[in-house]
RNA sequence: GGAGUAUUUUAAAUGGUCGCUAUACUUUUAUAGUGUAGAGGAAAGUCCGGGCUCCAUAGGGCAAGGGCGCUGGAUAACGUCCAGUUGGUGCAAACCAAAGGAAAGUGCCACAGAGAGAUACCGCUUCUUUUUGAAGUAAGGGUGAAAAGGUGGGGUAAGAGCCCACCAGGUAUCAGGCAACUGAUAUGCUUGGCAAACCCCGCCCGGAGCAAGACCGAAUAGAGAGGGAUGAGGCUGCCCGCUGACCUCUGGGUACGGUCGCUUGAGAAAAACCGCGAGGUUUUUACUAGAUAAAUGACCAUUUUUCAUACAGAACCCGGCUUAUAAAGUGCUCCUUAU
RNA sequence: GGCCCCAUCGACUAGUGGUCAAGGUCGUCACCCUCUCAAGGUGGAGACACGGGUUCGAAUCCCGUUGGGGCUACCA
Numbered sequence: 001g002g003a004g005u006a007u008u009u010u011a012a013a014u015g016g017u018c019g020c021u022a023u024a025c026u027u028u029u030a031u032a033g034u035g036u037a038g039a040g041g042a043a044a045g046u047c048c049g050g051g052c053u054c055c056a057u058a059g060g061g062c063a064a065g066g067g068c069g070c071u072g073g074a075u076a077a078c079g080u081c082c083a084g085u086u087g088g089u090g091c092a093a094a095c096c097a098a099a100g101g102a103a104a105g106u107g108c109c110a111c112a113g114a115g116a117g118a119u120a121c122c123g124c125u126u127c128u129u130u131u132u133g134a135a136g137u138a139a140g141g142g143u144g145a146a147a148a149g150g151u152g153g154g155g156u157a158a159g160a161g162c163c164c165a166c167c168a169g170g171u172a173u174c175a176g177g178c179a180a181c182u183g184a185u186a187u188g189c190u191u192g193g194c195a196a197a198c199c200c201c202g203c204c205c206g207g208a209g210c211a212a213g214a215c216c217g218a219a220u221a222g223a224g225a226g227g228g229a230u231g232a233g234g235c236u237g238c239c240c241g242c243u244g245a246c247c248u249c250u251g252g253g254u255a256c257g258g259u260c261g262c263u264u265g266a267g268a269a270a271a272a273c274c275g276c277g278a279g280g281u282u283u284u285u286a287c288u289a290g291a292u293a294a295a296u297g298a299c300c301a302u303u304u305u306u307c308a309u310a311c312a313g314a315a316c317c318c319g320g321c322u323u324a325u326a327a328a329g330u331g332c333u334c335c336u337u338a339u
Numbered sequence: 340g341g342c343c344c345c346a347u348c349g350a351c352u353a354g355u356g357g358u359c360a361a362g363g364u365c366g367u368c369a370c371c372c373u374c375u376c377a378a379g380g381u382g383g384a385g386a387c388a389c390g391g392g393u394u395c396g397a398a399u400c401c402c403g404u405u406g407g408g409g410c411u412a413c414c415a
Stems, first nucleotide, its partner, number of pairs: 001335010012303007020038007040311001044322002047320005052209004059240004065205005070084005085099001086097004100200002105198002107194003121141002123137005149167006168190002170187007213260004223250005233243002252414003268285007340411007349365004357395001367383005388404005
């Protein structure tokens, strides 16, 4: 210098002019003036997990359904995160993995091929022997994505873990580790793949969602049909249990209004301590949008900077994931050059 | 704002892991027929929204993205 990889940070600040939303004060009660505050790292997708609210208290049993799936930890919780294990990719830094079970059972494996879960087509060997036929054989050929652990030697009629050496795997014992697992020894124990097919095993899950829900107010046909204390409806199915008067459809009306919920929170920042880390504990500091058809904008100047540019606009609130996107810094790895 | 559903030729659709090089109807193009047009006959072109993963193999199964559609106010 180049290529790569991981990670962090920023997303302008100040002033002026014209505007917008909320709020406090002053004058006036129409409003005006002054001050203060005013989008994001993803506010997005709505993909997960919670808080909160209502549905009886969120209940019992059976069945069904959904989700998760190496180990340990973090957390309010998670499908997230951290630290490891195993396997894979890469020269490496590093990255990726829906990574339990295929001798519990069922199912599928097209075409080709003799045979796709247990099979003898060609071949080899033996017997019979002219042919044919019978038996043995998974070494060799052929088919296929996949064919009886692999290579070599011995052995044999020919062959075969039949026997031996090495390698791969399984099982048992011992040792280490909280564990996943690793190592050593012994044992020829070695008859496929698919569970993002049904399923089995283990763990978890009640439903709806701020248009939840509470209150106020306007208008109308408090209309019609059906069901309902012999129990409607409320909670996916059934039963039990609880509650106890409305429910469904059609038709109609309306300011498609107002107030609360609503923003101080499992929150943020800094420091100390504990922890490899995710994170935890304590102390201190500041209060930082709350709109409702929806405000946060436009222009100019100055400063810092390589440049003020990209993706993009809160709608009850948090923790994550995913996706979009402008730059800058740092660590590490590899290559090249120079010393 | 919230909750759901869908995506296959130009249009409507079949498919539900393999014989899919994806079938059918209408439309469209070319030719034949006719004096000409229509009708009819023959033949052709034309699609799995996009990107990954599982699998020997994906339109189909799983994940993400994109696009489209539906329901949802209050009173009574």